[in-house]
Molecule: small-subunit ribosomal RNA
Organism: uncultured prokaryote
RNA sequence: AGAGUUUGAUCAUGGCUCAGAUUGAACGCUGGCGGUAGGCUUAACACAUGCAAGUCGAGCGGUAACAGAGAAUAGCUUGCUAUUCUGCUGACGAGCGGCGGACGGGUGAGUAACGCGUAGGAAACUGCCUAGUAGUGGGGGAUAGCCCAGAGAAAUUUGGAUUAAUACCGCAUACGCCCUACGGGGGAAAAGGAAAAGGGGCUUCGGCUCUUGCUAUUAGAUGUGCCUGCGUAAGAUUAGCUAGUUGGUGAGGUAAUGGCUCACCAAGGCGACGAUCUUUAGCUGGUCUGAGAGGAUGAUCAGCCACACUGGAACUGAGACACGGUCCAGACUCCUACGGGAGGCAGCAGUGGGGAAUAUUGCACAAUGGGCGCAAGCCUGAUGCAGCAAUGCCGCGUGUGUGAAGAAGGCCUGAGGGUUGUAAAGCACUUUCAGUGGGGAGGAAAAGCUUGUCGUUAAUAGCGGCAAGCCGUGACGUUACCCACAGAAGAAGGACCGGCUAACUCCGUGCCAGCAGCCGCGGUAAUACGGAGGGUCCAAGCGUUAAUCGGAAUUACUGGGCGUAAAGCGUGCGUAGGUGGUCAUUUAAGUCGGAUGUGAAAGCCCAGGGCUCAACCUUGGAACUGCAUACGAUACUGGGUGACUAGAGUGUAAUAGAGGGUAGUGGAAUUUCCGGUGUAGCGGUGAAAUGCGUAGAGAUCGGAAGGAACAUCAGUGGCGAAGGCGACUACCUGGAUUAACACUGACACUGAGGCACGAAAGCGUGGGUAGCAAACAGGAUUAGAUACCCUGGUAGUCCACGCCGUAAACGAUGUCAACUAGCCGUUGGGAGACUUGAUCUUUUAGUGGCGCAGCUAACGCGAUAAGUUGACCGCCUGGGGAGUACGGUCGCAAGAUUAAAACUCAAAUGAAUUGACGGGGGCCCGCACAAGCGGUGGAGCAUGUGGUUUAAUUCGAUGCAACGCGAAGAACCUUACCUACCCUUGACAUCCUCAGAACUUGUUAGAGAUAACUUGGUGCCUUCGGGAACUGAGUGACAGGUGCUGCAUGGCUGUCGUCAGCUCGUGUCGUGAGAUGUUGGGUUAAGUCCCGUAACGAGCGCAACCCUUGUCCUUAUUUGCCAGCACGUAAUGGUGGGAACUCUAAGGAGACUGCCGGUGACAAACCGGAGGAAGGUGGGGACGACGUCAAGUCAUCAUGGCCCUUACGAGUAGGGCUACACACGUGCUACAAUGGCCGGUACAGAGGGCUGCGAAGCCGCGAGGCGGAGCGAAUCUCAGAAAACCGGUCGUAGUCCGGAUUGGAGUCUGCAACUCGACUCCAUGAAGUCGGAAUCGCUAGUAAUCGCGAAUCAGAAUGUCGCGGUGAAUACGUUCCCGGGCCUUGUACACACCGCCCGUCACACCAUGGGAGUGGAUUGCACCAGAAGUAGGUAGCUUAACCUUCGGGGGGGCGCUUACCACGGUGUGAUUCAUGACUGGGGUGAAGUCGUAACAAGGUAGCC
Repeated sequence: AGAGUUUGAUCAUGGCUCAGAUUGAACGCUGGCGGUAGGCUUAACACAUGCAAGUCGAGCGGUAACAGAGAAUAGCUUGCUAUUCUGCUGACGAGCGGCGGACGGGUGAGUAACGCGUAGGAAACUGCCUAGUAGUGGGGGAUAGCCCAGAGAAAUUUGGAUUAAUACCGCAUACGCCCUACGGGGGAAAAGGAAAAGGGGCUUCGGCUCUUGCUAUUAGAUGUGCCUGCGUAAGAUUAGCUAGUUGGUGAGGUAAUGGCUCACCAAGGCGACGAUCUUUAGCUGGUCUGAGAGGAUGAUCAGCCACACUGGAACUGAGACACGGUCCAGACUCCUACGGGAGGCAGCAGUGGGGAAUAUUGCACAAUGGGCGCAAGCCUGAUGCAGCAAUGCCGCGUGUGUGAAGAAGGCCUGAGGGUUGUAAAGCACUUUCAGUGGGGAGGAAAAGCUUGUCGUUAAUAGCGGCAAGCCGUGACGUUACCCACAGAAGAAGGACCGGCUAACUCCGUGCCAGCAGCCGCGGUAAUACGGAGGGUCCAAGCGUUAAUCGGAAUUACUGGGCGUAAAGCGUGCGUAGGUGGUCAUUUAAGUCGGAUGUGAAAGCCCAGGGCUCAACCUUGGAACUGCAUACGAUACUGGGUGACUAGAGUGUAAUAGAGGGUAGUGGAAUUUCCGGUGUAGCGGUGAAAUGCGUAGAGAUCGGAAGGAACAUCAGUGGCGAAGGCGACUACCUGGAUUAACACUGACACUGAGGCACGAAAGCGUGGGUAGCAAACAGGAUUAGAUACCCUGGUAGUCCACGCCGUAAACGAUGUCAACUAGCCGUUGGGAGACUUGAUCUUUUAGUGGCGCAGCUAACGCGAUAAGUUGACCGCCUGGGGAGUACGGUCGCAAGAUUAAAACUCAAAUGAAUUGACGGGGGCCCGCACAAGCGGUGGAGCAUGUGGUUUAAUUCGAUGCAACGCGAAGAACCUUACCUACCCUUGACAUCCUCAGAACUUGUUAGAGAUAACUUGGUGCCUUCGGGAACUGAGUGACAGGUGCUGCAUGGCUGUCGUCAGCUCGUGUCGUGAGAUGUUGGGUUAAGUCCCGUAACGAGCGCAACCCUUGUCCUUAUUUGCCAGCACGUAAUGGUGGGAACUCUAAGGAGACUGCCGGUGACAAACCGGAGGAAGGUGGGGACGACGUCAAGUCAUCAUGGCCCUUACGAGUAGGGCUACACACGUGCUACAAUGGCCGGUACAGAGGGCUGCGAAGCCGCGAGGCGGAGCGAAUCUCAGAAAACCGGUCGUAGUCCGGAUUGGAGUCUGCAACUCGACUCCAUGAAGUCGGAAUCGCUAGUAAUCGCGAAUCAGAAUGUCGCGGUGAAUACGUUCCCGGGCCUUGUACACACCGCCCGUCACACCAUGGGAGUGGAUUGCACCAGAAGUAGGUAGCUUAACCUUCGGGGGGGCGCUUACCACGGUGUGAUUCAUGACUGGGGUGAAGUCGUAACAAGGUAGCC
């Protein structure tokens, strides 16, 4: 510090997710030791049991218990035991009294508050403590305990008698209080004040002295109470709140100020700088994170606050409205004799419960601290320690060295090896920790006793200080630490290994099981699931989950945005607020400087020190960015004062304008009405129909009525804030601009709320209504058509008045101001120049186009900014849910405005790029259409396919690009299929062992394979050992598979397409994907060529080179040829010969837009012509770019993986692939006269041939047979070419057409023609008379037509591949159909239109709104009620201290009553939570229904 994820790819926007650190954690697996820290985050839920606050006998009366001493009595072993007595002593139960139980300890429920934090303040109190001053005199009456009597189960309680005090009460003295001339004085009433107390010593018993107390008072210290500034959550879908409320006067009350309380008076106080209300929350130092700013948090430790079962209340006290006190009410629990009582773990342990989850009913007061005490001491679950759990942090160990045969085993393998791996074993060492034994610090300072000395004193008592000595205090503790002993001995796991993210292979599984933080893995080769081997990272831990911060600049102060991604209010005016021109002076609020105080300690940081180190502890420093105080500075901002004119405004004179309002006027057109002319249609559409018209339409002429809108001018022209404004005239009226001067003197800008205006539609009332036109009706279209089209037509559109307040109200761009290159238009003004013009230059205010810099994700913007800055406002924070629900406000309504959440997804989005696509556009091509010729589709048959059937009908191919395809040929074989039989190292290959030549004759059984028996046969090479080939048997490695996967593959092939395209290097442009080149202008069959050009070149394709054909030449001359010369035949190149010709087969020539003319851009090229056998690639072929289709083929072959192994392998026989209701493709033959039949006659080319072609001749009607010459073939042969031509016949008919089908008889091939061959003859003679919708081929030697040959092959072509013969028609042209190429455009497509995608309905699930209501919680108001308590009052009852005139009084208590008030109750509202029949929409869900709304002109442009 970043990374993954939207896309085919890119950049941006934007969310989601990850890597880090952390935790009072929990869970899973694992677990050796020690140090150190922390350990109920949940139910402030309920609690059994024990302990957590007592102490003082030096305050008191005392003596229940224990001990000692004494006395008495009894027993007697005369010093023991027992009993009783004596408070005498140590001590001490209960009680009175004092101090302490307000600290310490716990918890965080409540509290949004002076509660806390920080900085200040004045009107206070303060036990114990410190210092000072003055005192501590003299009296009195009670009471608890104890005792007696009583009530009660108990808790407890009543009465009587008696008693003490440092308990209680008067009096004296002093002070407090008031006045004051600061010398002092006063006191009517009322009112507070002491303990001669305790202890020690001495004593002449008078007292003296020490000490601890006590009282009053002055100070201090500590603690506490009160007040104030500032800071300290969220919600405005909480906007108004407040009657003791705000203030005053007076009084009361308090320790003290104060409406704290009361009476009276005034009407205030708080609030947009957020009052009130609701929800949540203890606050802080700090802690976690972060670079910081911040964000989150408030366990442990420390400060403050609040609380103590819930609510209320006071008492006591220095201090409480009191955790282990009191009273009352309530809930709950317990005891009970049913009458009544008791209790409060949010103290320490512990229990139940809750929960994912959090410990021992431990030891000790040894240390530190606290309470009481003179002290010893007692108490102390504070505290110190121990126990439990890896909860965290830190440290240590689980060995070290050596050790290659690189062991065994595991895993992988390409079979060689690699890896685990120096790892182990082995050898040599060491002993930390744990274990056993032994030793052994420190935490301890005191207190006490003795002695000495000093002080006090009369005192060598006593007491206090100091010193020395003695005694002696440890829970932890078997302490830390040290030594010895033995032995590698007792001690390693967890997660992960697709990317992010370090780490890879095998097996299993087969969209299953499962994984997953995000993207995503898994459908038979999974580095992603599970296991294994190996590896990586951490390590006594490792992972997961939860949570916080970070990354996230994803709330942006530091540090973001708003044209199109989310985001500028529809527009203006203007309040508060924010901001504000120039100069001078003043002030010092902001600002700046040093200083002072504070900012607790701990923590963080730095530097030391102590535990062996570290964690940890400790010392010092720094820091605590803050607040306050006083002083200083004055540039800037603010405040005050005074000036200025550049901002702003006013005045004067002009200018342009659909700016606004009111009233009036005008013409064209539509419609209707009236009248004339006139006759059959009009109208409307893609085509029609509805509609109008013979009752006279439409057309045309004249007239009238009425409403609405204003053609031309008209212009990216004008005006207005926006909405918007368009005939003309008048009146009223707003703004802008120009020029020059004068004036005011910052008067300005923006603008939350607020106010005003605000298209269309809509609403209300009243008018108006020509045209147009929602709704509606009819006609069409359509599968449907509640639409698009047509005919009608009502609201509405218009006017007046009043509402509504929204629009894609858009420049999707808030307002104002300043600055920053230019060029070209246009509107309104001004100035200047001259050549006076339709001129030029210049300057302003608008309005447009381009463009530099700059900005921008890009598109684009660019002085009219989206540039550079300033001021202010508004708005945004992933998509959906949703601009929705609820609530509020506004509205007559429609609705508007404000505006969520649950839930759900990992995207949604912008701009641009490359493709693909479009019922987008342009250009071009192709038998693509058109123009023609001939077919298919109808018939019969052949053949292939589907389907069906079957034991099997083997398998594959399936739009074009499967279907006479693999198959260039299924009777057996082929053959893969079925049935039956049979073999198991196998039909085939290699290796080993043994035997044997190999091989072969015959017989029997069987369907055969095969089996049994049998005959003949002993081979070849040799170094003499043996070897090679072959056969049989055996053993196991293995063979074998046309079994599966063409979606694991190689190879081969089809197709787009013989279409003209597909790319690269360098350069350039762009952030980038990419672009450029390859586009453009021409041209071509062609990315063919030329020109232009930020491109220049190149490659694969095109073309050419290759083959063939067309002309000529040269060479050659047999088997081919024969002109000329001969010979010969019935005839024939038959023969001699020839080499001219044809042919053959080798090599050349030829054609290149080369020449001429024209067009074209002086190009490329095109058009025409000449010559030529051939002319513009002459014809044909081979040749197929980058790629597409997971195209085809595992059954040609090869091959990974999987599967079978007495079978899915091998063999044999028979059957099947040939089935047959039917459907389709491809063909053949026809339907006839351009023909059929009969007879005669003529002309090819290219091929094949020895397991072959097979001649002549003879036989047969024929297929064919006999025969066997010739030929391995320019020689022989297949082999008669046919159409054609000549003649004859048939005469338009199911025929002398057509030949299917069937019967009979045969031939040939072959072991074998039954299933199931071809051919021949005789007989038979079906459909069919030119073929519906639709569809195919072909542009010249082509179509059409005619025959011939070959491959395969024993036989079996209408198929296939070739060959020649005869030999046309047509092409105007590119509008349309199909396919393709280039450019461009749109796109929401990229699996790419066979795309994407919307809504209803149906089903399942989820959350949510409404809902008659129902049930809780909180709360407002009104009223009732009123425990305990306090305060006030007081008729009744009662009463020790004081006074008394002895009657009583004063004072007190009980009781009653008034006020306040908790619980409780009633009524009525509000808020909130849960629930609710039914209901609304929403979301989600591999394959449901209906349509096709959007994306292309999405087929009616879309949207608001």